[in-house]
Context: one part of a larger RNA
RNA sequence: GAUGAACGCUGGCGGCGUGCUUAACACAUGCAAGUCGAACGAUGAUGCUGGUGCUUGCACUGGUGGAUUAGUGGCGAACGGGUGAGUAACACGUGAGUAACCUGCCCCUGACUUCGGGAUAAGCCCGGGAAACUGGGUCUAAUACCGGAUAUGACUUCCUGCUGCAUGGCAGGGGGUGGAAAGAUUUAUCGGUUGGGGAUGGACUCGCGGCCUAUCAGCUUGUUGGUGAGGUAAUGGCUCACCAAGGCGACGACGGGUAGCCGGCCUGAGAGGGUGACCGGCCACACUGGGACUGAGACACGGCCCAGACUCCUACGGGAGGCAGCAGUGGGGAAUAUUGCACAAUGGUCGAAAGCCUGAUGCAGCGACGCCGCGUGAGGGAUGACGGCCUUCGGGUUGUAAACCUCUUUCAGUGGGGAAGAAGCCCCUUUUGGGGUGACGGUACUUGCAGAAGAAGCGCCGGCUAACUACGUGCCAGCAGCCGCGGUAAUACGUAGGGCGCAAGCGUUAUCC
Numbered sequence: 001g002a003u004g005a006a007c008g009c010u011g012g013c014g015g016c017g018u019g020c021u022u023a024a025c026a027c028a029u030g031c032a033a034g035u036c037g038a039a040c041g042a043u044g045a046u047g048c049u050g051g052u053g054c055u056u057g058c059a060c061u062g063g064u065g066g067a068u069u070a071g072u073g074g075c076g077a078a079c080g081g082g083u084g085a086g087u088a089a090c091a092c093g094u095g096a097g098u099a100a101c102c103u104g105c106c107c108c109u110g111a112c113u114u115c116g117g118g119a120u121a122a123g124c125c126c127g128g129g130a131a132a133c134u135g136g137g138u139c140u141a142a143u144a145c146c147g148g149a150u151a152u153g154a155c156u157u158c159c160u161g162c163u164g165c166a167u168g169g170c171a172g173g174g175g176g177u178g179g180a181a182a183g184a185u186u187u188a189u190c191g192g193u194u195g196g197g198g199a200u201g202g203a204c205u206c207g208c209g210g211c212c213u214a215u216c217a218g219c220u221u222g223u224u225g226g227u228g229a230g231g232u233a234a235u236g237g238c239u240c241a242c243c244a245a246g247g248c249g250a251c252g253a254c255g256g257g258u259a260g261c262c263g264g265c266c267u268g269a270g271a272g273g274g275u276g277a278c279c280g281g282c283c284a285c286a287c288u289g290g291g292a293c294u295g296a297g298a299c300a301c302g303g304c305c306c307a308g309a310c311u312c313c314u315a316c317g318g319g320a321g322g323c324a325g326c327a328g329u330g331g332g333g334a335a336u337a338u339u340g341c342a343c344a345a346u347g348g349u350c351g352a353a354a355g356c357c358u359g360a361u362g363c364a365g366c367g368a369c370g371c372c373g374c375g376u377g378a379g380g381g382a383u384g385a386c387g388g389c390c391u392u393c394g395g396g397u398u399g400u401a402a403a404c405c406u407c408u409u410u411c412a413g414u415g416g417g418g419a420a421g422a423a424g425c426c427c428c429u430u431u432u433g434g435g436g437u438g439a440c441g442g443u444a445c446u447u448g449c450a451g452a453a454g455a456a457g458c459g460c461c462g463g464c465u466a467a468c469u470a471c472g473u474g475c476c477a478g479c480a481g482c483c484g485c486g487g488u489a490a491u492a493c494g495u496a497g498g499g500c501g502c503a504a505g506c507g508u509u510a511u512c513c
Stems, first nucleotide, its partner, number of pairs: 001512003005509005012374006018367002020332001025330003029327003034075003039072002042069001047064008082285003092209007101202002106198008114148004123138006154177010183190003211257003218248003223245008260282004264275004287308005310321004338364001340363003346360001347358002350355001377407004387398004411454001413449005421440001424437005457502005462483003468497005478485002
């Protein structure tokens, strides 16, 4: 000098930041991922309207209309948010490579969008179960599912041309093989299928770089390589069969310990050293271990299955759960906040849109935890008052300090006014028109009012090191970062007066330079 700090004493205001470093301990409760009726069948409310009965305001019934939504279906749920347990590794950083790869939504561009079929949920009926949930029968729709046609392209084979750093790549032509599609509505669009290109995101490989330990010296059998096969989006012992006997290592293999990595941050003139909180990038994880399914994308925090530990419900047969999301609770600890408001803004999902959802985010609350700013008054005022302390008893000092006079009113308090953030989007309309939309918030800001009024402490004073006297104590009580003070005049202990330093803080402790 610095800190995600803590502790002691003290504490006026504001702005901007920041806040479980410990138990990746266990979690009550609420919320954190939905949306689309312009994909589909069904449901059919308020309303409008017709008829019948008549007891004249009720009953029954028809039409129109379409609010609402459980279900099928689509997209999303792989993002966003959290944590740092594991990991010494192509995990990360940086630079290359992929002629060995994938990429939903988005953009550009070419072609197409044809003909059929059978089911099933919801509904209805009948059951089982304490519950979670679930069985059977029957009916029905689709942008759900299946089949046929056609097809640039795919795979395979043959031919030709061009080309590369190797395996090889690209283009054109002929034959064969198996392959697409879906409709909706307000009629203007939005979709669907198959190609090519782009963008974005990802995957894999390699060079180099960054911890400690030799009181770890040898390690290795899918191990190292080859051939073939399987698998993958793709290369590859990734896996398997066979064959060979290799591969790594004092330039530190293997083992052990520790640790997420980086941009950065702290310090330092720099070189360097330390560190990785907040913010940003990457990685890993989601009660513990394992596994796959779906999907463009996961081996998936708020999905599924199995095993385990733990907790809960139970009618004992069986079930339910996973805060390292936001709040919050217990526990641990020196120690770390509200079970808040809003989708107004920014962004995200879905939707044609209106809009819905969004503990992302924007804000507010708490904490001097940090940084910064402001205030606790200003000018005058000597009989240098009183009081305190010291004294050589003359006086000195506190000290222009106070009183007193003249002013000012920041901040806090209290009245009045009162934003920007709103770009856009939506509604009405004949408009160069009108209207609506702000959580923060009656906040910021502004303008009056009153009155010096409400606002100073903490550490130190032997030397290092700025700042000295008196009393008490008497190697006691105590102090102390180092040297060291204290045994009867202690500037070093305790108190007082005075002084020095910093100041809404000041000291101490811990850690780093």
Molecule: small-subunit ribosomal RNA, 5' domain
Organism: uncultured bacterium